[in-house]
RNA sequence: AGAGUUUGAUCCUGGCUCAGAAUAAACGCUGGCGGCGUGCCUAACACAUGCAAGUCGCACGAGAACUCUUUAGCUUGCUAAAGAUAGUAAAGUGGCGCACGGGUGAGUAACGCGUGGGUAAUCUACCUUCGAAUCGGGGAUAACAUUGCGAAAGCGAUGCUAAUACCGGAUAAUAUUGAUUUAACUUCGGUUUUUUCAAUCAAAGAUGGCCUCUAUACAUAAGCUAUUGUUUGAAGAUGAGCUCGCGUACCAUUAGCUUGUUGGUGGGGUAAUGGCCUACCAAGGCUACGAUGGUUAGCUGGUCUGAGAGGAUGAUCAGCCACACUGGAACUGACACACGGUCCAGACUCCUACGGGAGGCAGCAGUGAGGAAUUUUGCGCAAUGGGGGAAACCCUGACGCAGCAACGCCGCGUGAGUGAUGAAGGCUUUCGGGUCGUAAAACUCUGUCAAGUGGGAAGAACCUGUCCUGUGCCAAUACCACAGGACACUGACGGUACCACUGAAGGAAGCACCGGCUAACUCCGUGCCAGCAGCCGCGGUAAUACGGGGGGUGCAAGCGUUAUUCGGAAUCAUUGGGCGUAAAGGGCGCGUAGGCGGCCUUGUAAGUCAGAUGUGAAAGCCCGGGGCUUAACCCCGGAAGUGCAUUUGAAACUACAAGACUUGAGUAUGGGAGAGGGAAGUGGAAUUCCUGGUGUAGAGGUGAAAUUCGUAGAUAUCAGGAGGAACAUCAGUGGCGAAGGCGACUUCCUGGACCAAUACUGACGCUAAGGCGCGAAGGCGUGGGUAGCAAACAGGAUUAGAUACCCUGGUAGUCCACGCAGUAAACGUUGAUCACUAGGUGCAGCGGGUAUUGACCCCUGCUGUGCCGUAGUUAACGCAUUAAGUGAUCCGCCUGGGGAGUACGGCCGCAAGGCUAAAACUCAAAGGAAUUGACGGGGGCCCGCACAAGCGGUGGAGCAUGUGGUUUAAUUCGACGCAACGCGAAGAACCUUACCUGGGCUUGAACUGUAGGUAUUAGCUACCUGAAAGGGCUAGUGAUUCUUCUUUGAAGAAACCUAUAGAGGUGCUGCAUGGCUGUCGUCAGCUCGUGUCGUGAGAUGUUGGGUUAAGUCCCGCAACGAGCGCAACCCUUGCCAUUAGUUGUCAGCGAGUUAAGUCGGAUACUUUAAUGGGACUGCCGGUGACGAGCCGGAGGAAGGUGGGGAUGACGUCAAGUCAGCAUGGCCUUUAUGUCCAGGGCUACACACGUGCUACAAUGGGUGGUACAGAGGGAAGCUAAGCCGUGAGGUGGAGCGGAUCCAAAAAGCCAUCCCCAGUUCGGAUUGGAGUCUGCAAUUCGACUCCAUGAAGUUGGAAUUGCAAGUAAUCGCGGAUCAGCAUGCCGCGGUGAAUAUGUUCCCGGGCCUUGUACACACCGCCCGUCACACCAUGGGAGUUGAUUAUACCCGACGUCGCUGGGCUAACCAUUUAUGGGAGCAGGCGCCUAAGG
Repeated sequence: AGAGUUUGAUCCUGGCUCAGAAUAAACGCUGGCGGCGUGCCUAACACAUGCAAGUCGCACGAGAACUCUUUAGCUUGCUAAAGAUAGUAAAGUGGCGCACGGGUGAGUAACGCGUGGGUAAUCUACCUUCGAAUCGGGGAUAACAUUGCGAAAGCGAUGCUAAUACCGGAUAAUAUUGAUUUAACUUCGGUUUUUUCAAUCAAAGAUGGCCUCUAUACAUAAGCUAUUGUUUGAAGAUGAGCUCGCGUACCAUUAGCUUGUUGGUGGGGUAAUGGCCUACCAAGGCUACGAUGGUUAGCUGGUCUGAGAGGAUGAUCAGCCACACUGGAACUGACACACGGUCCAGACUCCUACGGGAGGCAGCAGUGAGGAAUUUUGCGCAAUGGGGGAAACCCUGACGCAGCAACGCCGCGUGAGUGAUGAAGGCUUUCGGGUCGUAAAACUCUGUCAAGUGGGAAGAACCUGUCCUGUGCCAAUACCACAGGACACUGACGGUACCACUGAAGGAAGCACCGGCUAACUCCGUGCCAGCAGCCGCGGUAAUACGGGGGGUGCAAGCGUUAUUCGGAAUCAUUGGGCGUAAAGGGCGCGUAGGCGGCCUUGUAAGUCAGAUGUGAAAGCCCGGGGCUUAACCCCGGAAGUGCAUUUGAAACUACAAGACUUGAGUAUGGGAGAGGGAAGUGGAAUUCCUGGUGUAGAGGUGAAAUUCGUAGAUAUCAGGAGGAACAUCAGUGGCGAAGGCGACUUCCUGGACCAAUACUGACGCUAAGGCGCGAAGGCGUGGGUAGCAAACAGGAUUAGAUACCCUGGUAGUCCACGCAGUAAACGUUGAUCACUAGGUGCAGCGGGUAUUGACCCCUGCUGUGCCGUAGUUAACGCAUUAAGUGAUCCGCCUGGGGAGUACGGCCGCAAGGCUAAAACUCAAAGGAAUUGACGGGGGCCCGCACAAGCGGUGGAGCAUGUGGUUUAAUUCGACGCAACGCGAAGAACCUUACCUGGGCUUGAACUGUAGGUAUUAGCUACCUGAAAGGGCUAGUGAUUCUUCUUUGAAGAAACCUAUAGAGGUGCUGCAUGGCUGUCGUCAGCUCGUGUCGUGAGAUGUUGGGUUAAGUCCCGCAACGAGCGCAACCCUUGCCAUUAGUUGUCAGCGAGUUAAGUCGGAUACUUUAAUGGGACUGCCGGUGACGAGCCGGAGGAAGGUGGGGAUGACGUCAAGUCAGCAUGGCCUUUAUGUCCAGGGCUACACACGUGCUACAAUGGGUGGUACAGAGGGAAGCUAAGCCGUGAGGUGGAGCGGAUCCAAAAAGCCAUCCCCAGUUCGGAUUGGAGUCUGCAAUUCGACUCCAUGAAGUUGGAAUUGCAAGUAAUCGCGGAUCAGCAUGCCGCGGUGAAUAUGUUCCCGGGCCUUGUACACACCGCCCGUCACACCAUGGGAGUUGAUUAUACCCGACGUCGCUGGGCUAACCAUUUAUGGGAGCAGGCGCCUAAGG
């Protein structure tokens, strides 16, 4: 620091996801040790049990027992007494403490917290310091005793008693209050201070010691003394209360809230200010700078993250607050409205004798419940701290320790060195090897941790006791107090840390991942299954993505997953984003608050800047040291803490105050322009209607029609009239207006802008949340109006349907007036204002200048409105002085797509609806611009038997053949639009053959290697069985072949047998492949290098103007060149020449026949087959751009690639083929291999394709007769002759071929038939044959005789052909024993038409649109059906919370009362009375309840 993901690719926008760090965590797998930390985040849910707050006898009264000793009595094991226990335990009065410490975070959005101030408006027990005092009395009461009630808890009565308990009295101040007086300060309210007077308010003793003084005269008491306590005053310290400035979550779908409310006066209350409370008076107070309401939440130091700014968080530690079962209340007290106190109400639990009682773990442990989840009912007060005490000491679940938990952080270990036969084994392999791997073994070492044995700390110093010394007190060397020294005493942890020794490599490694992001790859299994997945996405038979193995990578006593936070995310943008088209400018204006604001001078000092002071707790972070072996951890010091407050200064800028200025803004004067607005009036053209005339059969309408109108007179035409609406031409990216919008003419009223020149005011300005106004069309209300047009509606058409498009009608509406509504693609999809930043060229308005008699023209200024364009900018497109450039100010708006501009709520509206405006859920995209293709019932240009023009067919019939389907034991398999279907197959009776049935074989029918064996088991002949294959081993014969050597022989090869490696497979996958092929298409295209342009994909070149069959060529051009294709080179054919003539040929010469190149000869011609020539737009004319070329002509056998063939660019179709061959993987191995016989591939209701023969007279039959080319031939072609009606037989001349086989047919001549199912047509069937072949039944071809079906030119549709072509006629060949209507070739005869490119099909180039890219056979919308998820509504029902009104009203404070009752004081006549109180009663307030 980035990365993945939208696309065929690109750039951008934009979301989603990942890599990092962290956690009070949990879960999965695994787990050696130690140190330091941390440990109910959920139910503020309920709690059994134990403990967590007591202490003081030096405040007080009273005071046991068990037990022991002694004594007495006697029924010798009991009773009584005394002493000890013991002034002890337990209880009580009293004092202090219990308001601290500990827990929790429910409530609280608040002066609760943080920070800084104020308190002159306050309090403060214990503690410290300084003063003063501590006098003298009184009456009770608990405990206790005797009793009563009650189950208990507990309560009552009577009687006794003490105090540092309680109550009077005295004294008293610098205390308090009131009055008086003086001075200083002041926030002007007061505060402090000085003088005087009056009133009021205190107390308590205890313990130790002593006898100097007094009294009893021993020793005590008074007394003295010491310590301590008590009272009072002042001050300090500490703590607390109150108050103020600033900061402190979200929602405006919460906009108004408030009656003690805001203020005043009097009174009350409090420690204290205050509506805190009360009576009266006034009517205020808060709020858009967010009141009120709702939701959520303890706040902070800090913690996590981040470069920072920020964001998130508030466990442990620390500060503050709040709470203590829920709600309310007060009492006591220095402090509470009180966690382990009280009262009341409520819920819950427990006890009960049913009458009534008890309780509160959010203290420490622990239990249940909840939950993914959080520990021991431990030890100790040794340390630190706290309470009480004079002290010893007691108490202390605070705290110190231990236990449990890898929950976190940190540290250590699980060994180290050497060691290659690279061991065995695993995995893999191209079988060679590679890898685990120096890893192991083996050898040499070490000893951390753990284990065992032994030793063994620091944490301890106080206090106290004893002794010594000094000081104070005093009459005192006692005593006491204080200070110092010595000794003694005290350890939960714990026999712990640590140290030494012993033996021993021994006891100690896992987890996740390995497709990309992201470090790390292979084998097997599985086969869209099982599964994985953070995102993209893997898996449908070769998965580096699933599961396992091997290997590797990362981290390591942990590793992963899940959850959460920050980061990355500049993805809420202060730092640091945007709004023309991606999300985003309000429809437009006026204007309030607010924000911002020209120039000069002076002043102030709020902002601003600088300095100083205080504060910013400690801990934490950071820096420097130090202590635990290190680290984590801990200790010490420093820095920082960007903040707040006070104070001193500066005066540039902002602000404020005062003054001045004119350039911003405005006013006045003079002009012209304009569909600017409102009102009234006027006009002509047109449509429709009415009346009348003329006139007759149609009109109208459409793609074509019909509905419709018309003989009751339409349409057409003429004249007249009525009425409503709209204003042709002018008319123009012309004008005006803020926008919506505005168009005949005239008049009236009226707004704004512009130009020119001067004068005036003096910043008066800009923007604009709310607010107000305007606001197209359509819509609503009331009342008019209604010619035309026209939603709805009706009818006619169209259509599969047609609730549409088309037609005929037609109502709202459109028009007017007055209201409402308030939205539009209200768009320049571009908010307003100001300033600056090259130009060029139009249009509109108003000026100036030159010149002219004048006009035009020319130059120039301002305003408005367009186009092009530089810089700049932009993702690109584009924008560009009318900015989307560069700056400034203000407003509005955006933050992934869908859900949704929807629901709910609110506001507005008569309604329709508008404004405001979510969430659940769901997806990984949605989107912008541009690029290349493809596509279009888009455009332009061009081509092709593509259409058109023609000729002949197919589709109808019969047959042949192929396919589908069906059938079958099998009908083997493949091919399926063109581009499968007379295709693989150039030839299925057996074979072929792959299929079926049956019979056999198992190293096999064929191949290779290794090991072993072989003489009667090779081979041959014969035999048995059998359908054959095979089997039998029966009989006979039979050892041979080759090479080498050391030659009785051995070895090797060959043959055979056995065994083993392995063979074999037309089994699967053409979607794993090679090769080959089809197709677009013989279409003219497809690309590259360099350069240039573009952010880029890409473009350019290859586009453009011409031309061509052609990306063929020319010209132009940011392109210049090149490659594969085109063309040419090749073959064939057409003309000629040369050469060569046999088997070819025969002109001339000779011979010769019935005839024949038959013969001599010749090589002229034809021909054969080799080499050349020829044609190149070369020549002429025209045309074209002086070009390429095109048109015409000449010559020529041939003329513009002469005809034909071979030749097939980059690529497309996962096209076809594993069955031609080859081949990966999988499957099979007595079978899916192999051999054999028979059958099948030839089936047959049917459908389709391709053909043959026909339907006849341009014909058929019969007879005669003429002319080819190209091929083939030895297991061959086969002549003549003879036989047969014929197929054929016989025969055997000739020919390995220019020699023989060998006859062409249509044609021509002659004749018959006479338009018919025929002398057409030949299917089918019967009979008889021939040939091939082991074999012709399933299942061959041919012949003869007989039979004589359909068919009379073929619906929709569809096909071939551009000249020697179509059509027609025959001939040959491959395959082949035989079998062709198929296929491949050959020649004979030999046409018609093409004006042309509108249309159909296919193709090429350019351009355009696109939401397509699997590319239109694309993409995609809605309903419905089913399932599932989430959400809204819903008659209602239920819970929680809040508000308002009313009823009832506990406890308790306060107030009033107090006829009942009363110890302290006073009076006293001793009866009582007074004062002061208590119970009780009433009232206000009030929780819960209703």
Small-subunit ribosomal RNA from a metagenome, 1490 nucleotides, folded computationally.
RNAcentral holds the sequence, with entries from SILVA.
Rfam family: Bacterial small subunit ribosomal RNA.
The coordinates come from a structure-prediction model, not an experiment, and the mean pLDDT is 82.